Predicted 3D model of a 525-nucleotide part of an RNA (small-subunit ribosomal RNA, 5' domain) from an uncultured prokaryote. The coordinates come from a structure-prediction model, not an experiment, and the mean pLDDT is 82. Rfam family: Bacterial small subunit ribosomal RNA. Rfam links the family to the GO terms structural constituent of ribosome and ribosome. The RNAcentral record of the full RNA draws on ENA.
Context: one part of a larger RNA
RNA sequence: AUUGAACGCUGGCGGUAUGCUUAACACAUGCAAGUCGAACGGAAACGAUGCUAGCUUGCUAGCAGGCGUCGAGUGGCGGACGGGUGAGUAAUGCAUAGGAAUCUACCUAAUAGUGGGGGACAACCUGGUGAAAACCAGGCUAAUACCGCAUAAUCCCUACGGGGCAAAGCAGGGGACCUUCGGGCCUUGCACUAUUAGAUGAGCCUAUGUCGGAUUAGCUAGUUGGUGAGGUAAUGGCUCACCAAGGCGACGAUCCGUAGCUGGUUUGAGAGGAUGAUCAGCCACACUGGGACUGAGACACGGCCCAGACUCCUACGGGAGGCAGCAGUGGGGAAUAUUGCACAAUGGACGAAAGUCUGAUGCAGCAAUGCCGCGUGUGAAGAAGGCCUUAGGGUUGUAAAGCACUUUCAGUAGGGAGGAAAAGUAAGUAGUUAAUAACUGCUUACCCUGACGUUACCUACAGAAGAAGCACCGGCUAACUCCGUGUCAGCAGCCGCGGUAAUACGGAGGGUGCAAGCGUUAAUC
Numbered sequence: 001a002u003u004g005a006a007c008g009c010u011g012g013c014g015g016u017a018u019g020c021u022u023a024a025c026a027c028a029u030g031c032a033a034g035u036c037g038a039a040c041g042g043a044a045a046c047g048a049u050g051c052u053a054g055c056u057u058g059c060u061a062g063c064a065g066g067c068g069u070c071g072a073g074u075g076g077c078g079g080a081c082g083g084g085u086g087a088g089u090a091a092u093g094c095a096u097a098g099g100a101a102u103c104u105a106c107c108u109a110a111u112a113g114u115g116g117g118g119g120a121c122a123a124c125c126u127g128g129u130g131a132a133a134a135c136c137a138g139g140c141u142a143a144u145a146c147c148g149c150a151u152a153a154u155c156c157c158u159a160c161g162g163g164g165c166a167a168a169g170c171a172g173g174g175g176a177c178c179u180u181c182g183g184g185c186c187u188u189g190c191a192c193u194a195u196u197a198g199a200u201g202a203g204c205c206u207a208u209g210u211c212g213g214a215u216u217a218g219c220u221a222g223u224u225g226g227u228g229a230g231g232u233a234a235u236g237g238c239u240c241a242c243c244a245a246g247g248c249g250a251c252g253a254u255c256c257g258u259a260g261c262u263g264g265u266u267u268g269a270g271a272g273g274a275u276g277a278u279c280a281g282c283c284a285c286a287c288u289g290g291g292a293c294u295g296a297g298a299c300a301c302g303g304c305c306c307a308g309a310c311u312c313c314u315a316c317g318g319g320a321g322g323c324a325g326c327a328g329u330g331g332g333g334a335a336u337a338u339u340g341c342a343c344a345a346u347g348g349a350c351g352a353a354a355g356u357c358u359g360a361u362g363c364a365g366c367a368a369u370g371c372c373g374c375g376u377g378u379g380a381a382g383a384a385g386g387c388c389u390u391a392g393g394g395u396u397g398u399a400a401a402g403c404a405c406u407u408u409c410a411g412u413a414g415g416g417a418g419g420a421a422a423a424g425u426a427a428g429u430a431g432u433u434a435a436u437a438a439c440u441g442c443u444u445a446c447c448c449u450g451a452c453g454u455u456a457c458c459u460a461c462a463g464a465a466g467a468a469g470c471a472c473c474g475g476c477u478a479a480c481u482c483c484g485u486g487u488c489a490g491c492a493g494c495c496g497c498g499g500u501a502a503u504a505c506g507g508a509g510g511g512u513g514c515a516a517g518c519g520u521u522a523a524u525c
Stems, first nucleotide, its partner, number of pairs: 001524003005521005012374006018367002020332001025330003029327003034077003039074002042070002046068002049064007084285003093210007102202002107198007115149001117147002124139006155164003169190006177184002211257003218248003223245008260282004264275004287308005310321004338364001340363003346360001347358004377405002385396004409466001411461005419452001424446008469514005474495003480509005490497002
């Protein structure tokens, strides 16, 4: 000088940052990932409307998916992000610099398409089993779910003759024409298929650097290399068959211990040392161990399967669970916060949008835990009291009182920004189009949207009113006297002090230092 600190005494306000370093110990409860009806069949609930019946004339009951909507279900996208933790890992990691044998949903650009068919399965209905979790059988049905056929610019394979691979619709608007009155047809937007390029993200390889121990000296059979095959998005002993006998090592292999790495942080004049909280990048993990499925992407924290430990339910046959998400509980510990508010802003998922969801995030609460700022007033007749005294006086000391003045902050009352731009509605204009419709872009006007919040800030009111402690005073080291004690009681970081005049123990008066803090302990330089 520093700290994610703790403890003791004390404690007025604000801003700002930080807050389980220990048991990767176990977890009650609530919430943390949903969304889309403009993909689909539908209608459990709510509402509006209409009809019918009863009548207590505005209520009850029934009917109507025709409407607003929508539980459960099929389907799509997202649950691989965001959030947590540091157990493992000394190199399959990280940092820096390179590389070639790869993939990449959504997004952007370009090219070519989107034709014509089919059969199911949920939901639902019927029946059954089970305590439950759940499951079985039969029947009906839709799709942007599933499967053939056609086509193939491109793409893939090829023996260069040829062969192979796709798709889906939905919503808005509409003048002619056609119509089985459903629509066809045209058009706009979104969606879909194939391929190419980009962007983004990810996988892989190489070099160099990356803690301690030699009281660890030899280690290694898929081991090292080759050929061929398999496998992967892709290279490769990644895997396998055969062949060769290699490969690493005192420039420290192997083994053991410890440890997430970095930007940084801290100290120091620097070199260097120590460290890796918060924030940012990368990695690893998700009760313990193993495994794959789905998918563009996982071997997946709030998905699945198996095994194990633990907890819970049970009708004993069988089931359910995983806070190292946010709060919170027990435990451990010297020690670390609320079972808060809101999606108003920023960002994310889904959606055409309105919007829904979001313990990400924005805020509030608690803690002097740190840093920064402010305040606790301004003003001699040197009163009284205390303490000391050479008894003259000195000191406490402008300190108090009194008088006069002021009112920061806190208090009370009133006013009051900014964080809000969008979205929506209407009009105008441009694009698109057969179109003045619809849609999209731009402009203008209107209309509203704030958790914080009794906000920041401003004004008024009253009254010095509500606001100072802690450690030290022998030397190091700024600051001295008296009383008590008498090698006792005690102090102490080092030297040391105390045995009757102790500036070193205890008290008092006085002083010194820092100050809403001050000391002690621990740790680093």